[in-house]
RNA sequence: AGGGAAUUAGCAAAGUGGUAAUGCUCGGGACUCUGACUCCCGCACCGGUGGUUCGAUCCCAUCAUUCCCUG
Numbered sequence: 001a002g003g004g005a006a007u008u009a010g011c012a013a014a015g016u017g018g019u020a021a022u023g024c025u026c027g028g029g030a031c032u033c034u035g036a037c038u039c040c041c042g043c044a045c046c047g048g049u050g051g052u053u054c055g056a057u058c059c060c061a062u063c064a065u066u067c068c069c070u071g
Base pairs, nucleotide, nucleotide: 001070002069003068004067005066006065007064010024011023012022018054026042027041028040029039030038047063048062049061050060051059
């Protein structure tokens, strides 16, 4: 310098046009004499900014960060 991939909750990780699953952690509650276990409930508008669309985590452009390949 050129090319490619990834970015979703505190961590991990699905979902790829119709308002985001799951596990662990965390907070609240039930249970218990207390704790553990177990059960119930809650917590992410998806890296930033624009564009397309009736509607964008999803498509497009650009930027940022990380990683890989070629030279």
Record summary:
A computed fold for a 71-nucleotide RNA from Paenibacillus psychroresistens, annotated as transfer RNA. It matches the Rfam family "tRNA". By type it is a transfer RNA. Rfam's curators write: Transfer RNA (tRNA) molecules are approximately 80 nucleotides in length. The coordinates come from a structure-prediction model, not an experiment, and the mean pLDDT is 80. The RNAcentral record of the sequence draws on ENA and Rfam.